[in-house]
RNA sequence: GGGGGCAUAGCUCAGUGGCAGAGCAGCCGACUUAUAAUCGUAAGGUCCCGGGUUCGAUCCCCGGUGCCUCCA
Numbered sequence: 001g002g003g004g005g006c007a008u009a010g011c012u013c014a015g016u017g018g019c020a021g022a023g024c025a026g027c028c029g030a031c032u033u034a035u036a037a038u039c040g041u042a043a044g045g046u047c048c049c050g051g052g053u054u055c056g057a058u059c060c061c062c063g064g065u066g067c068c069u070c071c072a
Base pairs, nucleotide, nucleotide: 001071002070003069004068005067006066007065010024011023012022013021018055028040029039030038048064049063050062051061052060
């Protein structure tokens, strides 16, 4: 320098056009003499950034940034 992949909650990841979700972690509660485990409730998001297409974009297109990987 060129090719490919990834970026979504604190962490690990789903979601591929129509209300953004799960598990774990954390808060609160139940249980217990107490802790852990278990169970329950509620919360937590500028979907990496900018632009475009569309009635509507996390999703499609273009550019950028960061990371991983392959080739040279």